[in-house]
Context: one part of a larger RNA
RNA sequence: GAAUGAACGUUGGCGGCGUGGAUUAGGCAUGCAAGUCGAGCGCGAUAUGUAGCAAUACAUGGAGAGCGGCGAAAGGGAGAGUAAUACGUAGGUAUCUACCCUCGGGUCUGGGAUAGCAGCGGGAAACUGCUGGUAAUACCAGAUAACGUCUCCGGACCAAAGGUGUGAUUCCACCUGAGGAGGAGCCUACGGCCUAUUAGCUUGUUGGUGGGGUAAUGGCCUACCAAGGCAGAGAUGGGUAUGGGGUGUGAGAGCAUGCCCCCACUCACUGGGACUGAGACACUGCCCAGACACCUACGGGUGGCUGCAGUCGAGAAUCUUCGGCAAUGGGCGAAAGCCUGACCGAGCGACGCCGCGUGCGGGAUGAAGGCCUUCGGGUUGUAAACCGCUGUCGUAGUGGAGGAAAUGUAAGAGAGUUAUCUCUUUUACUUGACUAAUACUAGGAGGAAGGACCGGCUAAUCUCGUGCCAGCAGCCGCGGUAAUACGAGAGGUCCAAACGUUAUUC
Numbered sequence: 001g002a003a004u005g006a007a008c009g010u011u012g013g014c015g016g017c018g019u020g021g022a023u024u025a026g027g028c029a030u031g032c033a034a035g036u037c038g039a040g041c042g043c044g045a046u047a048u049g050u051a052g053c054a055a056u057a058c059a060u061g062g063a064g065a066g067c068g069g070c071g072a073a074a075g076g077g078a079g080a081g082u083a084a085u086a087c088g089u090a091g092g093u094a095u096c097u098a099c100c101c102u103c104g105g106g107u108c109u110g111g112g113a114u115a116g117c118a119g120c121g122g123g124a125a126a127c128u129g130c131u132g133g134u135a136a137u138a139c140c141a142g143a144u145a146a147c148g149u150c151u152c153c154g155g156a157c158c159a160a161a162g163g164u165g166u167g168a169u170u171c172c173a174c175c176u177g178a179g180g181a182g183g184a185g186c187c188u189a190c191g192g193c194c195u196a197u198u199a200g201c202u203u204g205u206u207g208g209u210g211g212g213g214u215a216a217u218g219g220c221c222u223a224c225c226a227a228g229g230c231a232g233a234g235a236u237g238g239g240u241a242u243g244g245g246g247u248g249u250g251a252g253a254g255c256a257u258g259c260c261c262c263c264a265c266u267c268a269c270u271g272g273g274a275c276u277g278a279g280a281c282a283c284u285g286c287c288c289a290g291a292c293a294c295c296u297a298c299g300g301g302u303g304g305c306u307g308c309a310g311u312c313g314a315g316a317a318u319c320u321u322c323g324g325c326a327a328u329g330g331g332c333g334a335a336a337g338c339c340u341g342a343c344c345g346a347g348c349g350a351c352g353c354c355g356c357g358u359g360c361g362g363g364a365u366g367a368a369g370g371c372c373u374u375c376g377g378g379u380u381g382u383a384a385a386c387c388g389c390u391g392u393c394g395u396a397g398u399g400g401a402g403g404a405a406a407u408g409u410a411a412g413a414g415a416g417u418u419a420u421c422u423c424u425u426u427u428a429c430u431u432g433a434c435u436a437a438u439a440c441u442a443g444g445a446g447g448a449a450g451g452a453c454c455g456g457c458u459a460a461u462c463u464c465g466u467g468c469c470a471g472c473a474g475c476c477g478c479g480g481u482a483a484u485a486c487g488a489g490a491g492g493u494c495c496a497a498a499c500g501u502u503a504u505u506c
Base pairs, nucleotide, nucleotide: 001506002505003504004503006502007501008500009499010498013356014355015354016353017352018351019349020348026312027311028310030309031308032307035070036069037068040067041066043064047060048059049058050057051056077267078266079265087191088190089189090188091187092186093185095184096183097182100180101179102178103177104176105175106174108142109141110140111139117132118131119130120129121128122127148157149156150155162172163171193239194238195237200230201229202228205227206226207225208224209223210222211221212220242264243263244262245261246257247256248255249254269290270289271288272287273286292303293302294301295300320346322345323344324343328342329340330339331338332337359389360388361387362386369380370379371378372377393447395442396441397440398439402435403434408429409428410427411426412425413424414423415422416421450495451494452493453492454491455476456475457474461490462489463488464487465486471478472477
């Protein structure tokens, strides 16, 4: 000098864009953060209508829970662990892949349950038992069976589901096979920390055979056999640490670093385990153990903010218990749509960078006051006053470009074999949480400047006070009675909505 996720002191007008729990991976009140589908299924409340004196029956309608499907493995957070089961680069294959795309083939016949529901119970609650009965794109059986799987090459084995609507083709689903895209698993080589005041380490250890297991290779596991394998080019042990793209600095080489954003990995109160599923050994799923906290009728139960806000604690230190799904994206759905603390926005903080403003022109009797003085004067200083002007920003108000493309509805045209169906296209209407460009009006210099320094390094000095005291200080060093170094005043210098200090990196 440059830089920072900074902090502290003094000061503080506006805007844009960024950025903000680095410490206790410490504990958490409260609300929200993952649902959706009635065009898969059976029920069906309040209500409305009709009939009836009424009970009730029928119709419309659809709250609600339940079965079922898909999603919940994404998105979001954090960096505890990990020195290699990680990451980066370059390769490889013994593998899997829901939804999506392309191509081929298929979708036949039956059956038995169960939740919801009704009845009867148990329990303080959480919840739960028995009986009866019901549906499906839930479950099961049979048929069909290849360019699929297995194979001793003879053969054997394996599937499916319907729904809305039309006069009908259609549309959306379902099963099976092949390929693709994207994703994932596994293997190999090389690369990047410190320590020898750690020198030997290893028995499933190293290899083979048989078997098991996995989607898949493999000591991954197991039985037997052999005795190997690694290491001074640092094994093993110890310490520290997510890795990379990048970032800071530097002419570069290098050194330091990994906050925000992106990619990968790992974790989800602590430890362990599997289930479901295409995918998890699963942040807001399950089981067990533990610590902690809460409820209890003492028998027993409940919970997990390293999601968004917020709270306590610790700390030098880090924000709102905000608005909206309008845009982008995601889940479900045929769609309308619903959900979305992802996201988009607003709020707070000079935390950073950038931009703008705090006026402009004239104005000497060089006013008053201050300070200095050799008492003549000098300086503050065109600075002020005063005169003229402007209106950026701000204040009050008007106005509302763009962020909006879609979707849906209506009408028209064309194509698909005729058209109410599908596709394409035109026109009109419809969708903004938030922002507020540009423009206009009003008024008036009014509302907007400080901080550090002035001995040398280093730009900028005089007077007074103090008297090795009080104090200063980055280094050299100042201060003991004439201090340009302490404190104050005046003046000056440098930066400026900031200026200094501290910490850290180059």
Model confidence (mean pLDDT): 82 of 100. Small-subunit ribosomal RNA, 5' domain from an uncultured Planctomycetaceae bacterium, 506 nucleotides, folded computationally.